[in-house]
RNA sequence: UUCUUAUCCAGAGAGGUGGAGGGACUGGCCCUUUGAAGCCUCGGCAACAGACUCGAGAAAGAGUACUGUGCCAAUUCCAGAAGCGUAAUGCUUGAAGAUAAGAG
Repeated sequence: UUCUUAUCCAGAGAGGUGGAGGGACUGGCCCUUUGAAGCCUCGGCAACAGACUCGAGAAAGAGUACUGUGCCAAUUCCAGAAGCGUAAUGCUUGAAGAUAAGAG
C1' cells in the first nucleotide's frame, strides 16, 4: 500500500510543553488566544485480537483487563451517490473514511 471480514446513535480528560490552527476530503456547521494541532506525563473508556477463568471435554456463550492495538467535543458533527416520501423536517441502502483481525 491492496484485498477480505466485522463494527461505527454507548463510553471515557487532567497537567506540562507549544503558539494557530483543528474537526480525513468538498460544502455546511462547529471547536479554538478563556489557548488549536503536535509532543510528553499521568489518568480513564471500550473489549477487536492474544492470554487467563467459568462453561464437565470441545463449541456457543459469559467474565477478567495481564499483553498488542484503538479511542477519550458534537451519531463517523451533518450532508455528498441512488431509491422512496413530505407543505417542510425525513426514511432506506450505498460510497467515502476510521478501527480491529486475517491474507497478499
Predicted 3D model of a 104-nucleotide RNA (SAM riboswitch aptamer (S box leader)) from Lentibacillus populi. NCBI's taxonomy places the organism under Bacteria, Bacillota, Bacilli, Caryophanales, Lentibacillus. The sequence is in RNAcentral, with records from Rfam. Of the family's consensus pairs, 94% are formed in the model.